[in-house]
Context: one part of a larger RNA
RNA sequence: GGACGAACGCUUGCGGCGUGCCUAAGAAAUGCAAGUCGAGCGGGGUGUAGCAAUACACCUAGCGGCGAACGGUCGCGUAACACGUAAGCAACCUGCCCCGAAGACCGGGACAACAGUGGGAAACCGCUGCUAAUACCGGAUGUGGCCACCGGGAGGCAUCUUCUGGUGAUUAAAGCCUGUACAAGGGCUUCGGGAGGGGCUUGCGGCCUAUCAGCUAGUUGGUGGGGUAACGGCCUACCAAGGCGACGACGGGUAGCUGGUCUGAGAGGACGGCCAGCCGGACUGGGACUGAGAGACGGCCCAGACUCCUACGGGGGGCAGCAAUUAGGAAUCUUGCGCAAUGGGGGCAACCCUGACGCAGCGACGCCGCGUGGAGGAGGAAGUCCUUCGGGAUGUAAACUCCUUUUGUGAAGGAAGAAGAUCUGACGGUACUUCACGAAUAAGCCCCGGCUAACUACGUGCCAGCAGCCGCGGUAAUACGUAGGGGGCGAGCGUUGUCC
Numbered sequence: 001g002g003a004c005g006a007a008c009g010c011u012u013g014c015g016g017c018g019u020g021c022c023u024a025a026g027a028a029a030u031g032c033a034a035g036u037c038g039a040g041c042g043g044g045g046u047g048u049a050g051c052a053a054u055a056c057a058c059c060u061a062g063c064g065g066c067g068a069a070c071g072g073u074c075g076c077g078u079a080a081c082a083c084g085u086a087a088g089c090a091a092c093c094u095g096c097c098c099c100g101a102a103g104a105c106c107g108g109g110a111c112a113a114c115a116g117u118g119g120g121a122a123a124c125c126g127c128u129g130c131u132a133a134u135a136c137c138g139g140a141u142g143u144g145g146c147c148a149c150c151g152g153g154a155g156g157c158a159u160c161u162u163c164u165g166g167u168g169a170u171u172a173a174a175g176c177c178u179g180u181a182c183a184a185g186g187g188c189u190u191c192g193g194g195a196g197g198g199g200c201u202u203g204c205g206g207c208c209u210a211u212c213a214g215c216u217a218g219u220u221g222g223u224g225g226g227g228u229a230a231c232g233g234c235c236u237a238c239c240a241a242g243g244c245g246a247c248g249a250c251g252g253g254u255a256g257c258u259g260g261u262c263u264g265a266g267a268g269g270a271c272g273g274c275c276a277g278c279c280g281g282a283c284u285g286g287g288a289c290u291g292a293g294a295g296a297c298g299g300c301c302c303a304g305a306c307u308c309c310u311a312c313g314g315g316g317g318g319c320a321g322c323a324a325u326u327a328g329g330a331a332u333c334u335u336g337c338g339c340a341a342u343g344g345g346g347g348c349a350a351c352c353c354u355g356a357c358g359c360a361g362c363g364a365c366g367c368c369g370c371g372u373g374g375a376g377g378a379g380g381a382a383g384u385c386c387u388u389c390g391g392g393a394u395g396u397a398a399a400c401u402c403c404u405u406u407u408g409u410g411a412a413g414g415a416a417g418a419a420g421a422u423c424u425g426a427c428g429g430u431a432c433u434u435c436a437c438g439a440a441u442a443a444g445c446c447c448c449g450g451c452u453a454a455c456u457a458c459g460u461g462c463c464a465g466c467a468g469c470c471g472c473g474g475u476a477a478u479a480c481g482u483a484g485g486g487g488g489c490g491a492g493c494g495u496u497g498u499c500c
Stems, first nucleotide, its partner, number of pairs: 001500004006496005013370006019363002021328001026326002030323003035066003040063002043060007073281003083205007092198003097194007105139004114129006144171002147168009176186003207253003214244003219241008256278004260271004283304005306317004334360001336359003342356001343354004373403004383394004408437006417427001444489005449470003455484005465472002
């Protein structure tokens, strides 16, 4: 000098774009943050019409489907194939979506809801009875898939991979819903392919410490078996005795990694906040279930700490989601508006949900832009300061004259963002435009001994104080305090901290 998620002091007019708990991954009031489908199903309720049967519309607790594994948050742990990069899988999985091939036949028994009854303070639970389905089960069919056997061909990378023919065994479905009813749309089943997503393996790369030198028993390898989507000591039984290490094993400390950011001429050094990718966590520890996918933040079970309710028998909870609260701290915001846009979930759709997101609010926290007026105006008012008392300085500065209106105030008009013919805008009567008024509403902070740009007076008297280093102050202090003057930057200016 530059930089910052900064803080502190003084000061503060406006706008745009960013950004804002770096500390206690401490605790946790309150509200919201994941639902949706009645075009899968039975029931219940409300309304309208009707004497009624019934019809229509709407709502919905339950069964069922999809979603809830995304999105959002934090960086605890992790020195590891976690990440980055480059490869491999002849060792793998993949719901929804796209393309292609084929198909959906015949039956059955339940369980919620509901009704009855009982228990409980509650959370909730038991028993009996009835019932529907795109819920569940049995049988059929088998293009196809899978398995076994027999044959033929091709390829490679060791185990092998792939194509094709035959025989046998095995394996599916919801002919549902809407409907303008031979249409069309949305679904179901099997298989092949794709896209996107994921899993696994490997080379190389990136912290400190030797005041850590030896480490290792599932340890290293093999065989059989198990397990997984899949390879594998991943697990198990047996066998062998191996495996790693000064090219730093093992241990300890620290730390999420990267794209990047800051600095620097570069090489390098430091860092990893916001945004994006990957990884990891969800009160602490452990466990599995469901599922295409989780070992699951707003799911389940167990244990623990904490906390809440209780009729004392027993129950409930988990903000490292958005706001808000409290604690800690030098320090970090609103219990806001809206689904209008973009995106996501569900739905044929209408639409519903969405603290993702879009906006607004607060903070000079940062960057950028604008303003606080412009021109004229005396050898030069007053005041103030200095003085050798002659004068000098503040100083064209003010006053005064003319002008302008960014900004401000008031009034009027008023968007784009809407895709999609109509309709639909939270922001917002905002941005912006025009008119009126009037210099009107708007300047401070630090410094002036040398480094370093800018000097005098008074006060003080090694006191009070200053200070980044050298050092100032003990009676004329350009170094302390005040004043006048000056220098620098300017809605900021200084200080502190950290990095280069």
This is a predicted structure of a 500-nucleotide part of an RNA (small-subunit ribosomal RNA, 5' domain) from an uncultured bacterium. The RNAcentral record of the full RNA draws on Greengenes. It matches the Rfam family "Bacterial small subunit ribosomal RNA".